Model confidence (mean pLDDT): 85 of 100.
Predicted 3D model of a 721-nucleotide part of an RNA (large-subunit ribosomal RNA, domain II) from Haloarculaceae archaeon H-GB11.
Rfam family: Archaeal large subunit ribosomal RNA. Its family is annotated with ribosome and structural constituent of ribosome in the Gene Ontology.

[in-house]
Context: one part of a larger RNA
RNA sequence: GCCAGGGAGUGUAUUCAUGUGGCGAGUCUAACCCGAGUAUCGGGGCAGGCAUAGGGAAACCGACAUGGCCGCAGUAUUACGAGGGCCGCCGUCUUCAAGGGCGGGGAGCCGCGUGGAUACGACCCGAAUCCGGACGAUCUACUCCUGAGCAGGGCGAAGCGUGCCGAAAGGCACGUGGAGGCCCGUUAGCGUUGGUGUCCUACAAUACCCUCGCGUGAGUUGGGAGUAGGGGUGAAAGGCCCAUCGAGUCCGGCAACAGCUGGUUCCAAUCGAAACAUGUCGAAGCAUGACCUCUGCCGAGGUAGUUCGUGGGGUAGAGCGACCGAUUGGGGUGCUCGCCUCCGAGAGGAGUCGACGCCCCUGUCAAACUCCAAACCUACGAACGCUGUCGACGCAGGGAGUCCGGUGUGCGGGGUAAGCCUGUGCACCAGGAGGGAGACAACCCAGAGCUGGGUUAAGGUCCCCAAGUGUGGACUAAGUGUGAUUUGAAGGUGGUCUCGAGCCCUAGACAGCCGGGAGGUGAGCUUAGAAGCAGCUACCCUCUAAGAAAAGCGUAACAGCUUACCGGCCGAGGUUCGAGGCGCCCAAAAUGAUCGGGACUCAAGUCCACCACCGAGACCUGGCCUCACUCGUCACAGAGUGAUAGAGUAGAUUGGCGCUCUGCGCGGGUGGAAGCACGGCCGAGAGGUCGUGUGGACCGCGUAGUGACGAAAAUCCUGGC
Numbered sequence: 001g002c003c004a005g006g007g008a009g010u011g012u013a014u015u016c017a018u019g020u021g022g023c024g025a026g027u028c029u030a031a032c033c034c035g036a037g038u039a040u041c042g043g044g045g046c047a048g049g050c051a052u053a054g055g056g057a058a059a060c061c062g063a064c065a066u067g068g069c070c071g072c073a074g075u076a077u078u079a080c081g082a083g084g085g086c087c088g089c090c091g092u093c094u095u096c097a098a099g100g101g102c103g104g105g106g107a108g109c110c111g112c113g114u115g116g117a118u119a120c121g122a123c124c125c126g127a128a129u130c131c132g133g134a135c136g137a138u139c140u141a142c143u144c145c146u147g148a149g150c151a152g153g154g155c156g157a158a159g160c161g162u163g164c165c166g167a168a169a170g171g172c173a174c175g176u177g178g179a180g181g182c183c184c185g186u187u188a189g190c191g192u193u194g195g196u197g198u199c200c201u202a203c204a205a206u207a208c209c210c211u212c213g214c215g216u217g218a219g220u221u222g223g224g225a226g227u228a229g230g231g232g233u234g235a236a237a238g239g240c241c242c243a244u245c246g247a248g249u250c251c252g253g254c255a256a257c258a259g260c261u262g263g264u265u266c267c268a269a270u271c272g273a274a275a276c277a278u279g280u281c282g283a284a285g286c287a288u289g290a291c292c293u294c295u296g297c298c299g300a301g302g303u304a305g306u307u308c309g310u311g312g313g314g315u316a317g318a319g320c321g322a323c324c325g326a327u328u329g330g331g332g333u334g335c336u337c338g339c340c341u342c343c344g345a346g347a348g349g350a351g352u353c354g355a356c357g358c359c360c361c362u363g364u365c366a367a368a369c370u371c372c373a374a375a376c377c378u379a380c381g382a383a384c385g386c387u388g389u390c391g392a393c394g395c396a397g398g399g400a401g402u403c404c405g406g407u408g409u410g411c412g413g414g415g416u417a418a419g420c421c422u423g424u425g426c427a428c429c430a431g432g433a434g435g436g437a438g439a440c441a442a443c444c445c446a447g448a449g450c451u452g453g454g455u456u457a458a459g460g461u462c463c464c465c466a467a468g469u470g471u472g473g474a475c476u477a478a479g480u481g482u483g484a485u486u487u488g489a490a491g492g493u494g495g496u497c498u499c500g501a502g503c504c505c506u507a508g509a510c511a512g513c514c515g516g517g518a519g520g521u522g523a524g525c526u527u528a529g530a531a532g533c534a535g536c537u538a539c540c541c542u543c544u545a546a547g548a549a550a551a552g553c554g555u556a557a558c559a560g561c562u563u564a565c566c567g568g569c570c571g572a573g574g575u576u577c578g579a580g581g582c583g584c585c586c587a588a589a590a591u592g593a594u595c596g597g598g599a600c601u602c603a604a605g606u607c608c609a610c611c612a613c614c615g616a617g618a619c620c621u622g623g624c625c626u627c628a629c630u631c632g633u634c635a636c637a638g639a640g641u642g643a644u645a646g647a648g649u650a651g652a653u654u655g656g657c658g659c660u661c662u663g664c665g666c667g668g669g670u671g672g673a674a675g676c677a678c679g680g681c682c683g684a685g686a687g688g689u690c691g692u693g694u695g696g697a698c699c700g701c702g703u704a705g706u707g708a709c710g711a712a713a714a715u716c717c718u719g720g721c
Base pairs, nucleotide, nucleotide: 001721002720003719004718005717006716011120012119013118014117015116016115017114018113019112020111021110022109023108026050027049028048032044033043034042035041054061055060064088067087068086069085070084074080075079089104090103091102092101093100094099123263124262126260130253131252132251133250134249135248141227142226143225144224145223146222147221148220150217152184153183154182155180159176160175161174162173163172164171165170189214190213191212194210195209197208198207229245231241232240233239266656267655268654269653270652271651276289277288278287279286280285291401292399293398294397295396296395297394301387302386303385305384306383307382308381309380310379311378312377313376317372318370319369325365326364329361330360331359332358333357334356336355337354338353340351341350342349343348405429406428407427408426409425410424411423412422413421414420434445435444436443449624450623451622452621453620454619455618459614460613461612462598463597464596468611470610471609472608473607474606475605481600482599491585492584493583495582496581497580498579499578500577501576502575503574504573512569513568514567515566516565518542519541520540523537524536525535548563551562552561553560625646626645627642628641629640630639631638657710659707661705662704663703664702665701666700667699668698675694676693677692678691679690680689681688682687
């Protein structure tokens, strides 16, 4: 890992609701007793419980066996009318009174089943803990008692001796001596620094190798003893106390508790959520409400849509010469104010600038501005539509689940931003399959009973790949693009196409080429010089087709070269500005690139128009099933209707299949039961049935019960392979 077998809502008590049965103003027995075919059963047993009257804190007081009207079902149908409703009346409490609260025209009690609740192990498995009593110092820590062992070598303390020196104290030298938690040391023995080596399902639940430390001492070691769990021991690491230590081990309390994780076993039908609000020592929980479901009651309206009428609103937008606040530039103005400058002895005056106010022109804004003001939303009424006696709307009760949500989109708040955080409306996913988007929960199309046939949607039609290498026109040359979103900015662009406007132009435009481009004059001043061209001033006149008191280069200054301007050649558009389309630059990421790929250029790209086709579980259509309703039946059966029934997690409700055993009834079996294997048939399915083989003794159907009743999952348990 696979297979087989085992494996999870049970029991008791109390209580609520519901189904059903018995009796009924009552109902039931409990313990216990007697009898007997002795756990069953029969007969007793009114002790007691609930109900039969309420109100009141209590004292205490104490009610409609019906007076009126309406009216569902129903019926003998302008009516009556069980239940029901509205009044009236009554009891009691409060009480000066009035008003109000609770109650009143009899339905309960017991048994059984089912669904909930509560207490218990309470659907099952799962802690780490806490406590108690025992057992442990054969491991290890420390202590005590008694033993054992430590090659060899080195250094050479004190003390002592001799000599020398000294007045002495003493010193020095040479010997001798043999101290030491001294030194070297693969002696034995003990340890374990580094290799972060080898091993790491190991030789080993701590090993192996090399290297290294101690090796006469706080040393090593044998034997015998001692200290015990909130305790010991500890040269102290929370170390060690038998592979167990921030409180040992074993057994018990114990099925500890777990708001936490995992698991929870057959089929189908109908409906079908929530991830919100409030409270919470609440935030991983719970309760109540909202939302789902089922049942009962009531009995005629209801209102998701559209339009109209009458009200409500101040958001989008817009505006601010309508407030409020912000705000660009200019002009004018003022017994206004401020700084500075000038004049003045001073008073004061003048001026620049600024503030403030006003007027005129000009340019802008606001969630907490509004002279305005939508769409839209909303209340009430009406009409239409839809829906309802096949019971809507409403009321009451039983059962839940849910209270981690997410995404898109519209409108917000926070944040540089985020697959970010936080609101709100709608939709979707969750809990929704199918087609498209390469793959892709929530994007596009579309809401799936089963089985056939056809038509479309989104999206596509060169090949992969179903369908056009479709038609007409244009653009793009960048492989731009072929990517709905998976991009591409500010800024730039004489790439190219289209549109518009101004000016010039056959009396010849624009560009190019040829020629002219002069004279007074070297204008005046300045200057060493200044001659068109350092600078200052002026910027005239003549001849002309035209030519500057010169737009540039150049010279020391001249010279020289161009330009403006004019003529000629040429012969048709030129030039400037604005707008738009498609492109281009801007354009940087880490292993090899990408439109899904191949590949594509009058496209298989982009834009406009059109035709055809493909394409889903959508739509249409044949058959069938279920569900709902109608007719029908004692009840089934059967017939009919459904365009406006058929998706579904949590969950509610309902109907079935299968297993064990028991009572009753009926059957099968050595002429072959169960089980097992294979095959056929039936049923929507859980499943049923038949045949053959194997097997060799029990088994089934109907009905009523019963329960340790259904397996794929729980790092499930046991076994096998």
NCBI's taxonomy places the organism under Archaea, Methanobacteriati, Methanobacteriota, Halobacteriales, Haloarculaceae.